[in-house]
RNA sequence: GAGUCGGCCGGGCGGCGGCCUCAGCUUGCUGGGGAGGAAAGUCCGGACUUCAUAGGGCAGGACGCCUGGCGCAAGCCAGGGCGGGGCGACCCGACGGAAAGUGCCACAGAGACAGACCGCCUACCCCCGCAAGGGGCGGCAAGGGUGAAACGGUGGGGCAAGAGCCCACCAGCGAUCCGGGCAACCGGAUCGGCUGGGCAAACCCCGUUCGAAGCAAGGCCAAAUAGGGAGGGGUUGACCCGGCCCGGCGACCCUCCGGGUUGGCCGCAUCAGACAAAUCGUCGCACAAAGACAGAAUCCGGCUUACAGGCCGACUC
Numbered sequence: 001g002a003g004u005c006g007g008c009c010g011g012g013c014g015g016c017g018g019c020c021u022c023a024g025c026u027u028g029c030u031g032g033g034g035a036g037g038a039a040a041g042u043c044c045g046g047a048c049u050u051c052a053u054a055g056g057g058c059a060g061g062a063c064g065c066c067u068g069g070c071g072c073a074a075g076c077c078a079g080g081g082c083g084g085g086g087c088g089a090c091c092c093g094a095c096g097g098a099a100a101g102u103g104c105c106a107c108a109g110a111g112a113c114a115g116a117c118c119g120c121c122u123a124c125c126c127c128c129g130c131a132a133g134g135g136g137c138g139g140c141a142a143g144g145g146u147g148a149a150a151c152g153g154u155g156g157g158g159c160a161a162g163a164g165c166c167c168a169c170c171a172g173c174g175a176u177c178c179g180g181g182c183a184a185c186c187g188g189a190u191c192g193g194c195u196g197g198g199c200a201a202a203c204c205c206c207g208u209u210c211g212a213a214g215c216a217a218g219g220c221c222a223a224a225u226a227g228g229g230a231g232g233g234g235u236u237g238a239c240c241c242g243g244c245c246c247g248g249c250g251a252c253c254c255u256c257c258g259g260g261u262u263g264g265c266c267g268c269a270u271c272a273g274a275c276a277a278a279u280c281g282u283c284g285c286a287c288a289a290a291g292a293c294a295g296a297a298u299c300c301g302g303c304u305u306a307c308a309g310g311c312c313g314a315c316u317c
Base pairs, nucleotide, nucleotide: 001317002316003315004314005313006312007311008310009309012285013284014283015282016281017280019034020033021032022031023030024029025028036293040304041303043302044301045300046299047298048214049213050212051211055246056245057244058243060210061209062208063207064206065080066079067078068077069076070075081095082093083092084091085090096205097204101203102202103199104198105197117144118143119140120139121138125136126135127134128133152170153169154168155167156166157165171195172194173192174191175190176189177188178187179186180185218266219265220264221263228257229256230255231254232253233252240248241247
């Protein structure tokens, strides 16, 4: 000098003047309290409340390496494994399955999971030719070319030309076994030419787990009162019980017309707190300067995202 990680601040003190709220009294004064690390996004989980027992199945949601700990849970912490990035400190990972099925893979390219554009070949078969050879029917995928990706690599044999077609070695995969580790996983041996591209934050499959709706939940008081008319459905089971089914319940339910009431309190917070509304302004001092993201709405625990500037510590090149 350039960086990495962890923690913290993100304004302090004083004067004057306001706003919201609570308490006190002498009723307009005094005293107390008054945004955040994310109050945010509303993405998870919990408390709380209601739902006829919330019982089984389907559908649907959430989560997905291992061990230990904390936690009701979501999740967090510590250590480790695997993959990727960085010279390094260190960082990132929806980190089960692509060998069950379906789907997709832009552009280019013949072909994106199947294919033959250029190319290679003439052994076999057919035609022409005396022949060399040419053409056809065909064979091949080595080489070229396209692409992010073209279905193992190198060498040899083989062949008309070629190709795991065969062989040796290497790489990968699978099966069996051995060793290490609590485990994730790691190392090794033998066998099998098995060589089977990527995407699951596409459907899907596997495993674990979840009752639904949410403070406009919901409760109480007061006020009003009356209940009426018309139509339709329903004990052959309506309405209702979470989206469906099973199952449950058991007599009411739906629409329209006209009429009445449409207020308050609680829920609601250990001294912020509701009316969607308060939580500030100004001056001075120190200072380089006071300038980021942003404004509580039932509460709590997380996750994610945003953030000018500054401080401290450890470490790397």

RNAcentral holds the sequence, with entries from MGnify. Predicted 3D model of a 317-nucleotide RNA (Bacterial RNase P class A) from a rhizosphere metagenome. The coordinates come from a structure-prediction model, not an experiment, and the mean pLDDT is 76. Rfam family: Bacterial RNase P class A. It is annotated as a ribozyme.